RNA sequence: UUUUCGAAAUGGCAAAUCUAACGAAAGUUAGGGACGCAAAGCCAAGGGCCUAAAGGGUAAUAUUCCCAAAGGUAGCCGGUUUCCGAA
Numbered sequence: 001u002u003u004u005c006g007a008a009a010u011g012g013c014a015a016a017u018c019u020a021a022c023g024a025a026a027g028u029u030a031g032g033g034a035c036g037c038a039a040a041g042c043c044a045a046g047g048g049c050c051u052a053a054a055g056g057g058u059a060a061u062a063u064u065c066c067c068a069a070a071g072g073u074a075g076c077c078g079g080u081u082u083c084c085g086a087a
Base pairs, nucleotide, nucleotide: 005085006084012037013036017032018031019030020029021028022027035075041080042079043078046077047076048073049072050071055067056066057065
C1' cells in the first nucleotide's frame, strides 16, 4: 500500500407511521418520526418481486376473468464507487 474483516472514533442514512401533494395502482416527493443499516451511497440494459391504466383475449349486457410493463421496487439478490483502522 492492497485485500479480507468489523472493535473503537468521526460522522451518515432513515423503516413503520402521521400530514400534504403526485399517480389508475404499485409507489414517489417534502416535513415530522426512528425500526434498523458498514455501503440502507449510486445503477432498473442481469435475475427476482409488486402493480395493471392503456392494449389484447374471454364472458356477457355486463363491467368478471386471463395475458402483459413501456410503470415501480436498490431497505430482495446483483453490479459499481467509497470513510476509519483495533484483533
Record summary:
A computed fold for an 87-nucleotide RNA from Aquibacillus albus, annotated as c-di-GMP-I riboswitch aptamer. Its mean pLDDT, the model's own confidence on a scale to 100, is 84. It was read from a public genome assembly, where an Rfam model found it. Rfam family: c-di-GMP-I riboswitch aptamer. The family has 155 seed sequences and 5,092 matches in Rfam 15.1. The model forms 95% of the base pairs in the Rfam consensus.